[in-house]
The RNA shown here (transfer RNA) has 72 nucleotides and comes from a Patescibacteria group bacterium. The coordinates come from a structure-prediction model, not an experiment, and the mean pLDDT is 82. The RNAcentral record of the sequence draws on ENA. Taxonomically the source falls in Bacteria candidate phyla (Bacteria).
């Protein structure tokens, strides 16, 4: 350079066209303890970018950025 696969809340992750984007951690607020930890109960917080297909896009396709693999 060529081909392939990958990008979702701060952190891993789920989610094959119609979700109010779900769960776990972590983090805040209550409650629970004399206090802290642990346990409860709420909350905040996410689709890489740009265009296309579509009545409708995280999902399909295209380019373009990153990071991976194979390959000359």
């Nucleotide at each position: 350079g060529g081909c392939g696969c990958g990008u979702u809340c701060g952190u891993c992750u789920a989610g094959u066209g119609g979700c109010u984007a779900g769960g776990a951690c972590a983090u805040a607020u209550g409650g629970u303890u004399c206090u802290c930890a642990a346990c409860c109960a709420u909350a905040u917080a996410a689709c890489a970018a740009g265009g296309g297909u579509u009545c409708g896009a995280u999902u399909c396709c295209c380019u373009u950025a990153c990071g991976c693999g194979c390959u000359a």

Description
Rfam family: tRNA. By type it is a transfer RNA.